[in-house]
A computed fold for a 73-nucleotide RNA from an uncultured Coriobacteriaceae bacterium, annotated as transfer RNA. Its mean pLDDT, the model's own confidence on a scale to 100, is 82.
RNA sequence: GGCCCCAUCGUCUAGUGGCCUAGGACAUCGCCCUUUCACGGCGAAAACAGGGGUUCGAUUCCCCUUGGGGCUA
Numbered sequence: 001g002g003c004c005c006c007a008u009c010g011u012c013u014a015g016u017g018g019c020c021u022a023g024g025a026c027a028u029c030g031c032c033c034u035u036u037c038a039c040g041g042c043g044a045a046a047a048c049a050g051g052g053g054u055u056c057g058a059u060u061c062c063c064c065u066u067g068g069g070g071c072u073a
Base pairs, nucleotide, nucleotide: 001072002071003070004069005068006067007066010026011025012024013023018056028044029043030042031041032040049065050064051063052062053061
């Protein structure tokens, strides 16, 4: 240099065009439980890499950029 794959809460992830003002687990915080801690129960906060396009409608499809990974020379 060429080709391919990936990017979603702090972390790991679900999502296959409308049921999504995006769900779950761990972590964090609050309350309950407990003599206290832990465990357990309930709740809260927290995310679609950036830009453009297609579409009535995009996390999802297409293009470019950025970042990461792989193959090849």